[in-house]
Molecule: Bacterial RNase P class A
Organism: Alphaproteobacteria bacterium
RNA sequence: UCAGGCGGCUGGACGGUCGCGGUGCCAGGUCCGGAAACGGCGGUAUCGAGGAAAGUCCGGGCUCCACGGAGACAAGGUGCCGGAUAGCGUCCGGCGGGGGAAACCCCAGGGAAAGCGCAGCAGAGAGCAGACCACCGGUCCUGCGGGAUCGGAAAGGGUGAAAGGGUGCGGUAAGAGCGCACCGCCCCGACCGCAAGGAAGGGGGCAUGGCAAGCCCCACCUGGAGCAAGACCGAAUAGGGAUGAGCGCGGUAUACCGCACGUGCGUCUCCGCAUGUCAUCCGGGUAGGUCGCACCAGCGGCGUUGCAAGGCGUCGCGCAGAUGAAUGAUCGUCACCCUUCGGGGUACAGAACCCGGCUUACAGGCCGCCUGAUCAA
Numbered sequence: 001u002c003a004g005g006c007g008g009c010u011g012g013a014c015g016g017u018c019g020c021g022g023u024g025c026c027a028g029g030u031c032c033g034g035a036a037a038c039g040g041c042g043g044u045a046u047c048g049a050g051g052a053a054a055g056u057c058c059g060g061g062c063u064c065c066a067c068g069g070a071g072a073c074a075a076g077g078u079g080c081c082g083g084a085u086a087g088c089g090u091c092c093g094g095c096g097g098g099g100g101a102a103a104c105c106c107c108a109g110g111g112a113a114a115g116c117g118c119a120g121c122a123g124a125g126a127g128c129a130g131a132c133c134a135c136c137g138g139u140c141c142u143g144c145g146g147g148a149u150c151g152g153a154a155a156g157g158g159u160g161a162a163a164g165g166g167u168g169c170g171g172u173a174a175g176a177g178c179g180c181a182c183c184g185c186c187c188c189g190a191c192c193g194c195a196a197g198g199a200a201g202g203g204g205g206c207a208u209g210g211c212a213a214g215c216c217c218c219a220c221c222u223g224g225a226g227c228a229a230g231a232c233c234g235a236a237u238a239g240g241g242a243u244g245a246g247c248g249c250g251g252u253a254u255a256c257c258g259c260a261c262g263u264g265c266g267u268c269u270c271c272g273c274a275u276g277u278c279a280u281c282c283g284g285g286u287a288g289g290u291c292g293c294a295c296c297a298g299c300g301g302c303g304u305u306g307c308a309a310g311g312c313g314u315c316g317c318g319c320a321g322a323u324g325a326a327u328g329a330u331c332g333u334c335a336c337c338c339u340u341c342g343g344g345g346u347a348c349a350g351a352a353c354c355c356g357g358c359u360u361a362c363a364g365g366c367c368g369c370c371u372g373a374u375c376a377a
Base pairs, nucleotide, nucleotide: 001373002372003371004370005369006368007367008366009365010364012334013333014332015331016330017329018328020048021047022046023045024044025043026042029041031040032039033038050348054359055358057357058356059355060354061353062226063225064224065223067272068271069270070269071268072267073266075222076221077220078219079218080094081093082092083091084090095109096107097106098105099104110217111216115215116214117211118210132157133156135152136151137150138149139148140147141146165183166182167181168180169179170178184206185204186203187202188201191198192197230291231290232289233288240282241281242280243279244278245277248259249258250257251256261276262275263274264273296318298317299316300315301314302313303312304311305310335346336345337344338343
């Protein structure tokens, strides 16, 4: 210098004029809107869209079901080992497999002798096989080119994504792990590692293909619904109607207690607790206001610990809460790109309860580390 790989940051800046929304402080009235609850109007200070706010694919915080404990089932999720975390299907580190020259990247990574199932065409044969062409041997025939039939064998060729280990030597009528060597495969396994695993060495001629992001088996995990959750205030209506089930017993009269029955947000059983009606359908009223709603598993610096993800300590910071939807318009200068020198353009894209992830989109620019090639000193 170039190519490749991994990670991080930014993604317009400055000034003026006018206009928006929140919060704090000050001011404020027999003011404005409204039936009310409530809201609005002034001054001043300050703050005001993202790395993805997108997708709605996961996990949780929070709220409600008053619900709780135990067990089972259904449905769903995950799937090597160890760790981190509130938790996850996320992240970190490793193991195994694959790709790459390497840095590095990818894997829906437990089980195929528990069972069921699936694989088109081609091919002799695709789950327990198989003989199309070619090879060897015997018998018969022959026009001497060969033909028919029986047996041997699966080593050569062909079909296919895949054909029952591979290469070589020996052996054989021709062949074959038939024998041998090396590799592959199966079994045992010192030793190393928390583990997944690795592995010196030894034994065995050794075949028991694929798919489980097909059903299934095994292990572990999971209540349901969701901010349009939910709470309060004001106002209004029909404390409406129909159908079905239930509507008991005892103690001491009310209360209360016990038993039975019903209900209580996946289903069932048992126990406890609360409650006294429940289920289905038709119809009516309220489209108002406030809270929830921004202090959070928050952000940053430093130190320490750990390979790391992270943990701990300490110091500092406060960074949107709208509610038909707030940050806009305009002028000037600058930055980058294009230009016919007039000018034009500047990526993906806007919070709506919040947070941790994953996935997808993104013009231009900057930084760091690693691998390789080349050159120079």